Annotation: Model confidence (mean pLDDT): 80 of 100. SAM riboswitch aptamer (S box leader) from a soil metagenome, 118 nucleotides, folded computationally.

RNA sequence: CUUAUCAAGAAAGGUCGAGGGAACAGGCCCGGUGACACCUUAGCAACCGCUCCGGCAACGGAGGUCAGGUGCUAAUUCCUGCUCGAAGCACUGAUUUUACGCAUUCGGGAAAGAUGAG
Numbered sequence: 001c002u003u004a005u006c007a008a009g010a011a012a013g014g015u016c017g018a019g020g021g022a023a024c025a026g027g028c029c030c031g032g033u034g035a036c037a038c039c040u041u042a043g044c045a046a047c048c049g050c051u052c053c054g055g056c057a058a059c060g061g062a063g064g065u066c067a068g069g070u071g072c073u074a075a076u077u078c079c080u081g082c083u084c085g086a087a088g089c090a091c092u093g094a095u096u097u098u099a100c101g102c103a104u105u106c107g108g109g110a111a112a113g114a115u116g117a118g
Base pairs, nucleotide, nucleotide: 001118002117003116004115005114006113011041012040013039014038015037019030020029021028024081025080026079027078042073043072044071047069048068050063051062052061053060054059077112082109083108084107085106086105087104088102089101
């Protein structure tokens, strides 16, 4: 850089000792009843690998995984930042301003990120 997935799932013990939830901002959480991190063990899942089926192939489908490689085991990728749509609320008299309704909810997409494969 390309591509797939990201609402499900799965924890105990030990070491350490103050911050942590990727970065920035806002929120909301976790944390001396010891978080985060690291180690051990256990577990989850099924991306690659493996087996079977179809196919010239690319690839698709099914299965299994203790004895292959990763990954993961608080909260949707914890939530929102950009954009589009819907609902709701407000306004549609005057004045002011170059211009622009909104603190809410729901949904789609993007961006960023994580993981796998290349």